[in-house]
Parts: sequence; C1' cells; structure tokens
RNA sequence: AUCCGAUAAAGGCAAACCCGGCGAAAGCCGGCGACGCAAAGCCAUGGGUCUACCGUUGUUGAAAACAACCAGGACCGCCAGGCCGCCGAA
Repeated sequence: AUCCGAUAAAGGCAAACCCGGCGAAAGCCGGCGACGCAAAGCCAUGGGUCUACCGUUGUUGAAAACAACCAGGACCGCCAGGCCGCCGAA
C1' cells in the first nucleotide's frame, strides 16, 4: 500500500413518525427522533424505481375534468461503477 472487517478503540451518519418551510408531485431543507449503516461520504456514468407541472393524444358542442404516454425533475439508505476517507484483530 492492497485485500479484508473484530462483542476492538475513537468517533461518524441518521430511517420512519411528527413539526416548520420549498416544490405541481416525486422529493428536498431545517428541527425532533433512531430503523439501521464499514462508506447510509461524494458523483446521476450504466441499469432500475418514483413523480408528470409543461407537452402530446383521446373522451367533450366547447371548456373543465378524466385517462394514456413523456424527464429535461427525483431517489446514491435500489444495484453496479468512479472518486475520497477513520481504525487495524483474524
């Protein structure tokens, strides 16, 4: 240094619920709180999943409404990949 991950040590992160805010929504930010996590640190590069404002199509006399499709939106705590990182038993 790499691989690996212990009833080690020092720590770290923070699910859901709830409260406040942003957003059309998915979701995000902050507070509370811990389900868990050896990368649950970062990156949307490849898959995957979620949402559908706008847009397209259909229904309608017309509008509204409803339905289907659509990421340029979202999820890194879905998988893979990339980058960085604490400790050191077997």